[in-house]
RNA sequence: CAGGCUGGCUGGAUGAUCGCGGCAGUCUUUUUUGACUGUUGAGGAAAGUCCGCACUCCACAGAGCGCAGCGCCGGGUAAUACCCGGAGUGGGGUAACCUGCUGGAUAGGGCCACAGAAACAUACCGCCACGCCUUCGGGCAGGGCAAGGGUGAAAAGGUGGUGUAAGAGACCACCGGAGUCCGCAGCAAUGCGGCUGCCAGGCAACCCCCGCUGGGAGCAAAGCCAAGCAGGAACGAUGGGCUGCUCGUCCCGUUUGAGUUCCGGGUCGGCUGCAUGGAACCGUCUGGUGACAGCCGGUCAAGAGAGAUGAUCAUCCCCUUGAUAGCCGUCCCACCAGGGAUACCCCAUCAAGGGACAGAAUGCGGCUUAUAAGCCAGCCUGGGGU
Numbered sequence: 001c002a003g004g005c006u007g008g009c010u011g012g013a014u015g016a017u018c019g020c021g022g023c024a025g026u027c028u029u030u031u032u033u034g035a036c037u038g039u040u041g042a043g044g045a046a047a048g049u050c051c052g053c054a055c056u057c058c059a060c061a062g063a064g065c066g067c068a069g070c071g072c073c074g075g076g077u078a079a080u081a082c083c084c085g086g087a088g089u090g091g092g093g094u095a096a097c098c099u100g101c102u103g104g105a106u107a108g109g110g111c112c113a114c115a116g117a118a119a120c121a122u123a124c125c126g127c128c129a130c131g132c133c134u135u136c137g138g139g140c141a142g143g144g145c146a147a148g149g150g151u152g153a154a155a156a157g158g159u160g161g162u163g164u165a166a167g168a169g170a171c172c173a174c175c176g177g178a179g180u181c182c183g184c185a186g187c188a189a190u191g192c193g194g195c196u197g198c199c200a201g202g203c204a205a206c207c208c209c210c211g212c213u214g215g216g217a218g219c220a221a222a223g224c225c226a227a228g229c230a231g232g233a234a235c236g237a238u239g240g241g242c243u244g245c246u247c248g249u250c251c252c253g254u255u256u257g258a259g260u261u262c263c264g265g266g267u268c269g270g271c272u273g274c275a276u277g278g279a280a281c282c283g284u285c286u287g288g289u290g291a292c293a294g295c296c297g298g299u300c301a302a303g304a305g306a307g308a309u310g311a312u313c314a315u316c317c318c319c320u321u322g323a324u325a326g327c328c329g330u331c332c333c334a335c336c337a338g339g340g341a342u343a344c345c346c347c348a349u350c351a352a353g354g355g356a357c358a359g360a361a362u363g364c365g366g367c368u369u370a371u372a373a374g375c376c377a378g379c380c381u382g383g384g385g386u
Base pairs, nucleotide, nucleotide: 001382002381003380004379005378006377007376008375009374010373012316013315014314015313016312017311018310020041021040022039023038024037025036026035027034043357047368048367050366051365052364053363054362055218056217057216058215062251064249065248066247067214068213069212070211071210072086073085074084075083076082087102088101089100090099091098092097103209104208108207109206110203111202112201124149125148126145127144128143131140132139133138157175158174159173160172161171162170176199177198178196179195181194182193183192184191185190222272223271224270225269231263232262233261234260235259244254245253280299281298282297283296285294286293287292317355318354319353320352321351322350323349324348329342330341331340332339333338
């Protein structure tokens, strides 16, 4: 200097004119309402609605089963399927780094197509020795073998040897796997070493088993005020139990209509929830590898309600492209004066074009997705120089 990787931050600024919403004040107004002044008014994702909670109601209650979610170890958090650190294993990259998976196959069931002789189970081709036959190529019957070859995703662990009629963990050395075995390290997952020939697979994002967690519905939750109407029918128990009690089922508890079903009438108004004060936000310090925690100090930051937070102009800023002279600038030669080149880099001037993703609706903590441009820090690779 160039390229790449990881993390973090910003994500247009200023002025003028006009126009909206909230709050406070002043004036006005028949209460209504209007005018003026001040102040304040979208996000890092507000998106997706995939999770976790706060809050509200059922309700003045509980348990089991079903069902659903999670699943290596340790920590963080209000909590989580989230975050941090670590372990084992697979993949990509030269590297920095990125990324997938993780309880159980010895409780049981089920599946592994096709090919192949055979997929919990071997003998198709073959090797060995022996008996009989022979046209001397080989054939037949029985015995031993699973080392070699073939099929396949996968065929009784791999390499080398001993041994054997021929072989084979049959035996040996090393390697791989397995073991609630022994020792050391670690909180642990696990790692290292020893011992044991123990060596018949895979799939649980197939059913399933084990452990942990879970009541439901949701701000159109739920309350208050005003106004208005018109109720009717069916089921249904009084023994103790029919029905109901915000997923299903059942036990317990409770209820006698505060129940269920059907037909019909009224209410589309206003206010609260919503001055959005919180597991809140910002900052220094301390502890911690880190996620985070603690002390101290400071701040209060939109509240619409068919839904406000905007529009125009100017200047600046950032980016892209093109052009411009060499006094300044830059590059090369030289190293002392200086000389050459120049739109290639940086800077400067001019012109044209562009400025991302995108809008709150009860709130918070996450995850996922989209994103022009710019800045900062660290790391990796390559080139050059000292």
A computed fold for a 386-nucleotide RNA from Bellilinea sp., annotated as Bacterial RNase P class A.
Its Rfam family is "Bacterial RNase P class A". Rfam describes the family as follows. Ribonuclease P (RNase P) is a ubiquitous endoribonuclease, found in archaea, bacteria and eukarya as well as chloroplasts and mitochondria. Rfam classes the family as a ribozyme.
A source record names the gene rnpB.
Model confidence (mean pLDDT): 76 of 100.
The model forms 98% of the base pairs in the Rfam consensus.
Lineage of the source: Bacteria > Bacillati > Chloroflexota > Anaerolineales > Bellilinea.
RNAcentral holds the sequence, with entries from ENA.